C1' cells in the first nucleotide's frame, strides 16, 4: 500500500427494516447466627461518527474513525 471481518449495557454476546435483549458483574430486598449458594426487584444504552435510502434504520448504501486478520 491492497483486501476482508468486526464495533450494541462495566464484561461476553444476541437482535439483520417496525418501541433494543440475555448471561455475568454492580445495587437493593428475602432466606442464614454469619458467609457462600439460592430466590426476587430495580437500575444500567445518543446501537463508533457523519451523511444518504425509506413512512420508518442497530439492521440497507457511502465516507470517516477504531480493532483484528490476510496479502504484498
Nucleotide at each position: 500500500g491492497c483486501c476482508a471481518a468486526c464495533g450494541u449495557a462495566g464484561c461476553u454476546c444476541a437482535g439483520c427494516g417496525g418501541u433494543a435483549g440475555a448471561g455475568c458483574a454492580g445495587u437493593c430486598c428475602c432466606u442464614u447466627c454469619g458467609u457462600a449458594a439460592g430466590g426476587g426487584a430495580a437500575a444500567g444504552g445518543u446501537c463508533g461518527g457523519u451523511g444518504g435510502u425509506u413512512c420508518a434504520a442497530u439492521c440497507c448504501c457511502a465516507c470517516c474513525c477504531g480493532u483484528u486478520g490476510g496479502c504484498u

Predicted 3D model of a 72-nucleotide RNA (transfer RNA) from a Patescibacteria group bacterium. The sequence was found in a public genome assembly. It matches the Rfam family "tRNA". Its family is annotated with triplet codon-amino acid adaptor activity in the Gene Ontology. Rfam classes the family as a transfer RNA. Its mean pLDDT, the model's own confidence on a scale to 100, is 82. Taxonomically the source falls in Bacteria candidate phyla (Bacteria).